[in-house]
Molecule: transfer RNA
Organism: Candidatus Bathyarchaeota archaeon
């Protein structure tokens, strides 16, 4: 350099193909319940520029273009 895969709450991850109401789940965190206390369990809550920028569209996490980062493969390099 070329190609492929991926980037989504603190962490992991679904959704992307086939655009459509407030972006879902688990763990963690906070509060309450439970308990003699803790843990477990139950209920509720907070937390997201969906990697960045642009485009298409009435509408983009999703489609298109460019870029960045990580990983994998190939090529190049004496």
């Nucleotide at each position: 350099g070329c190609g492929g895969u991926g980037g989504u709450c603190g962490u992991c991850u679904a959704g992307c193909c086939u655009g459509g109401u407030u972006a879902g789940g688990a763990c963690a965190c906070c509060a309450g319940c439970c308990u003699g206390c803790c843990a477990c369990g139950c209920u509720g809550g907070g937390a997201g520029u969906c990697g960045c920028g642009g485009g298409u569209u009435c509408g983009a996490a999703u489609c298109c273009c460019g870029c960045c980062c990580a990983c994998c493969g190939c090529a190049c390099c004496a």